[in-house]
About this RNA:
The prediction has a mean pLDDT of 78. This is a predicted structure of a 267-nucleotide RNA (Bacterial large signal recognition particle RNA) from a Solirubrobacterales bacterium. It was read from a public genome assembly, where an Rfam model found it.
RNA sequence: CCGUGCUAGGCGGGGAUGUAGCGGCGCCCUGAAUCCGCAAUCCGCUCUAGCGGGGCUGAACUCCCUUCCGAGGGGUUCCGCUCCGGUCGCUCCGCCGCUUGGAGCGUCGAUGGCUCGGGUCCCGCGCGGUGUCGGCUUGUGAACCAGGUCAGGUCCGGAAGGAAGCAGCCUUAAGCGAUCCCCGGCAGGCGCAGCGGGAGCACCCGAUCCGGAGUCCCUGGCGGCGAUAGGCGAUCGGAGGCGGGAGCCACGACGAGGGGUGCACGG
Numbered sequence: 001c002c003g004u005g006c007u008a009g010g011c012g013g014g015g016a017u018g019u020a021g022c023g024g025c026g027c028c029c030u031g032a033a034u035c036c037g038c039a040a041u042c043c044g045c046u047c048u049a050g051c052g053g054g055g056c057u058g059a060a061c062u063c064c065c066u067u068c069c070g071a072g073g074g075g076u077u078c079c080g081c082u083c084c085g086g087u088c089g090c091u092c093c094g095c096c097g098c099u100u101g102g103a104g105c106g107u108c109g110a111u112g113g114c115u116c117g118g119g120u121c122c123c124g125c126g127c128g129g130u131g132u133c134g135g136c137u138u139g140u141g142a143a144c145c146a147g148g149u150c151a152g153g154u155c156c157g158g159a160a161g162g163a164a165g166c167a168g169c170c171u172u173a174a175g176c177g178a179u180c181c182c183c184g185g186c187a188g189g190c191g192c193a194g195c196g197g198g199a200g201c202a203c204c205c206g207a208u209c210c211g212g213a214g215u216c217c218c219u220g221g222c223g224g225c226g227a228u229a230g231g232c233g234a235u236c237g238g239a240g241g242c243g244g245g246a247g248c249c250a251c252g253a254c255g256a257g258g259g260g261u262g263c264a265c266g267g
Stems, first nucleotide, its partner, number of pairs: 001267006009057003012030004020046005034054005063260006072251001074249006080242002083238009093226007101218002104215002112210002115207006121198005126192003130187006137178004146171004154163003
């Protein structure tokens, strides 16, 4: 060095969970890599860490150690997102002041001021309207217990003639309807140009007087104050959550590199 036969070993691994710890069944990732029994309210072990029984392979590309890569899940710290609450700023809205441009009014007297009167406000009355009720008008309307007239029939009478009276017809009572024109009663979150009284800061209108040049509307710009319903942004606090992002930490399959490792016989 070669051949033959054996043995050690191998016949998946990893993550999280669980456990005093280890492994397994289960879940997940990666691979493709035996069979039977036990097992999550667990099963079996004790740093030598599944137990029991079979089969295949076998010192090498296949076993053992180590380095690198890195799927994958885990931890942790930040960031982001969602919800609740607070503060601040901007926008939006209202008021005030200044100003640009345009239109109107104004010495035939603007803004403003004084006085008077009236209105807006409150109360009462009045009028109107609305609602409701009653009346008027009208229709209908009583088998008998409303009226008039009462056929037939009944009663009284010797007769003449009387009497009561059903149906029918007519007219009405109570009742039931119609018109909503008229009259009246009641009611009040209706209306008012009316009458009377009251209140009286403010606002509006008118008249007289004072005074003597601005005033008012719209658009644009600037500033101040206010309001807080919505939108946007910043910041703070709280609660839990997210298939999210970044860094770090440990583990880590597959793969790649390096190293190591028996026995017997024969040639």